[in-house]
Context: one part of a larger RNA
This record gives sequence, C1' cells and structure tokens, in this order.
RNA sequence: CGCUGGAAGUUUGAGUGGAUCUGACCUUAGUACGAGAGGACCGGGUUGGACGGACCGCUGGUGAACCUGUUAUGCCGCCAGGUGUACGGCAGGGUAGCUACGUCCGGGAUAGAUAAGCGCUGAAAGCAUCUAAGUGCGAAACUAGCCACGAGAUGAGACUUCCUUAUAGGGUCGUUGUAGAUGACAACGUUGAUAGGCCAUAGGUGUAAAGGUUGAGAGACCAAAGCCAAGUGGUACUAAUAGCCCGAAG
Repeated sequence: CGCUGGAAGUUUGAGUGGAUCUGACCUUAGUACGAGAGGACCGGGUUGGACGGACCGCUGGUGAACCUGUUAUGCCGCCAGGUGUACGGCAGGGUAGCUACGUCCGGGAUAGAUAAGCGCUGAAAGCAUCUAAGUGCGAAACUAGCCACGAGAUGAGACUUCCUUAUAGGGUCGUUGUAGAUGACAACGUUGAUAGGCCAUAGGUGUAAAGGUUGAGAGACCAAAGCCAAGUGGUACUAAUAGCCCGAAG
C1' cells in the first nucleotide's frame, strides 16, 4: 500500500515446512523344521544407541555487582576495624538467569490408493494362462493421520463485538520485561503493584563489630550470628503527570 467505511478480538485452512532411524534381551519355544548339528516365521513384552523438542524440581557448570578466608604493600594518626592496588591479587563456596554432563517427552497406531511380487475367476487359443474384460492381497516410498507456519490464498475467506462528525481505536510520552541490535512484541501508567525503595521471606555465605564470660595465650562461647545480586509475597514512600497527534464512505 492492498483486501472497497473505520476498528478490536476469535478463527477456517488452500498451501508450505518438519518428523519418519535402529540395536539387544525376555517370551512364544529349544516349539515348527531337521538324522543330528542346529534352529525359526508370526505375535507379545522390556531396555538401549543416535537424533530432535521442551524444561531447570534433582545432579553438575557458569555466575568480574553475593559471602568468607588469606599474602605483599599503601592509606584512613596509632590499636582495633576498614579500604585501594597486585589477573576479581590468590583461594573456598554460591542466588537468579543461561545451561548439559541433568530431567521429561517424541518417531507410533490406523486408514486409503499402490510398487515389485503373490493370487482368484477367465477367454483369445474346447487345454493352459494373475489379464485381454473383471477382481483381491501386498512396502520405511505416496495420500491422510502427528508438530509448526499459514487469507498478499490479490481466489485477499468466516464469526462476534464496537464506532457514525468527532468518536471506536491507535500512536507519541513515561515505568518496565516473559521481548529485544533498532523497530517490533508484551505488561503497566494513580480507577495503579510497572520498576525502584522499604518490610517479610526463600536461598547463599558461615557465626560480624562492640561488649561480656573463660583461658597463660592462640582461641572458644554468648550467636543458624552479621552481611547479601537478579528470586517470591506484601506495601503507594519515589517515578509512571498534564497533554498532544493520527483516525471512516462507490
């Protein structure tokens, strides 16, 4: 821009893409078969490999804005306690998120029409013949079935609701994230929990400072302390103000 008034929402599915893999074991059954050696079809069940999708409760990884220990050196006058630099100085852990080495799920069944092949009936050709007329079975391939996209499907579809001369609706702007390079998408904008703060809490670290008790002292105890990021819940304290723009009849 189109879809022949303008919008919001819900859809149909023409069409397109994806997936389509496979082993071993148990059983049927040491059965059928076979002199024996050996050893099934068909059917039922279990468990793997590779591949794919989703997720983070578990096990791990990462986690330079969290906690702790510690070396050298400088600074805060000194002690104590902190802090800067040294690859985050080094080291031990680790929330959210993202993840695999973790967890769950998938390939199916079935139907249709067939290929090679196997048939039935059957003439030409009194026989025979699956084929010439007719008719059946038959594969991971094909068409559906499963998953995703999908009305620019210009063949532009359908349904519901709203709006009618200043409105329906949308944008700008702001607070943001389940979204993200930017647009876009999604949530919210005081009729408000959208983000920050605060409170509580999950979780992490591992028991702060000061003081007291004890010990010769190092230290131990009072103390699951103190501190804390992205998590969860609550709470209008702060910021989402006011407005402006677009917007419909062959």